[in-house]
RNA sequence: GGAGUAGGCCAGAUGAUCGCCGGUUGCUUUAAGGCGGCCGGAGGAAAGUCCGAGCUCCACAGGGCAGGGUGCUGGGUAAUCCCCAGCGGGGGCAACCCCAGGGAAAGUGCCACAGAGACCAGACCGCCGUGGUACGCCCACGGUAAGGGUGAAAAGGUGAGGUAAGAGCUCACCAGCGGCAGUGGCGACAUUGCCGGCUUGGAAAACCCCACCCGGAGCAAGGCCAAAUAGGGGAGCGCUUGAGGGCGGCCCGCCCAAAGCUCCCGGGUAGGCUGCUUGAGGCCCGGGGCAACCCGGGUCCCAGAGGAAUGAUCAUCGCCGGAUUAAUCCGGAACAGAACUCGGCUUACGGCCUGCUUCGCGG
RNA sequence: GGCGGGGUAGCUCAGCCGGUAGAGCAGCGGACUGAAAAUCCGCGUGUCCCCAGUUCGAUUCUGGGCCCCGCCA
Repeated sequence: GGAGUAGGCCAGAUGAUCGCCGGUUGCUUUAAGGCGGCCGGAGGAAAGUCCGAGCUCCACAGGGCAGGGUGCUGGGUAAUCCCCAGCGGGGGCAACCCCAGGGAAAGUGCCACAGAGACCAGACCGCCGUGGUACGCCCACGGUAAGGGUGAAAAGGUGAGGUAAGAGCUCACCAGCGGCAGUGGCGACAUUGCCGGCUUGGAAAACCCCACCCGGAGCAAGGCCAAAUAGGGGAGCGCUUGAGGGCGGCCCGCCCAAAGCUCCCGGGUAGGCUGCUUGAGGCCCGGGGCAACCCGGGUCCCAGAGGAAUGAUCAUCGCCGGAUUAAUCCGGAACAGAACUCGGCUUACGGCCUGCUUCGCGG
Repeated sequence: GGCGGGGUAGCUCAGCCGGUAGAGCAGCGGACUGAAAAUCCGCGUGUCCCCAGUUCGAUUCUGGGCCCCGCCA
């Protein structure tokens, strides 16, 4: 210096002038308002809404079904599909990184194409035996998984014995599986010894089984106040009048009772207020722990909107790049922007610093 | 702000449990016609929105991203 890998930090600073939003306060004004002072005013992701909670309403005795999620071990946490430390497996020369990492000898289904055969397998070529024979590089039957071929995958590997040829058929070693015992570890697991049958394919991000967890909705939740218009309920007038309806064939009669006016009541729309920002909170110090994190003490109050505010200009300094011996000059500064609030994850993105690995060059 | 649904041929849509994807319309070529339309025959067409993962193999299963549509005052 190149390539890589892990982690941390910042997200320009200060001042002046002119503004914007929220709060508080002073003066003035009958009031609306006006003029000031002080305090605060975007992020590491405010984003996606992917997880987990707080909070609110609805439902709810308990339990189960359905549905969904998670899935090695130990710890952290309010909780988690998050984080930390390990175990096992995989990738990389390495630093280091990744893993949805329970069960496939409970069951059902799948494994296209190719191939003879794809799961308690299989005879296409080959090899071997027997028989036939038109003696051909032939035919039939049987044995055989060592060799060839197909495939992502073909039922342990190597060697020896054995055999007609072969084969865990037998034996030795190795790999793997199961069981028992010892040792280390809280544990996942590691390791050692013995025994067993000789070996049981993949996939559960297919259905499923097992264990554990989960009620639903979301601040546009929810609560309070409450116009105009329309409508609901009640009382009175309407009553010297009576539309309409019921009883009845019709009339009388009896019963119910409308339109209209006045008053009262509650629901509820527009609209307004609230929920709303003091919180699993930030910073500093001390202690515990490998760490995530926890405990104790001190200190601070730090945006709360209407969809809209959080800015602009100038100066100086800082950072990066280029030109230049230098002074200096020119240019650049990403992603993005709160809206109930937190804890995570993921995604977007500029720069700086540090540790480590590897390669090259020079001393 | 919150909650749902969907991206497949030029257009509208199928494709249930994984095995190189179709239908209708449109388009192109041919036949029929003097010529066209209609009809008949034939044909092509896909980064299955993108990036990873699981698997021998992904349009399909899983995670993340992008875009579009709908609902809630």
This is a predicted complex of two RNAs, RNase P RNA and transfer RNA, with 436 nucleotides together.
The coordinates come from a structure-prediction model, not an experiment, and the mean pLDDT is 77.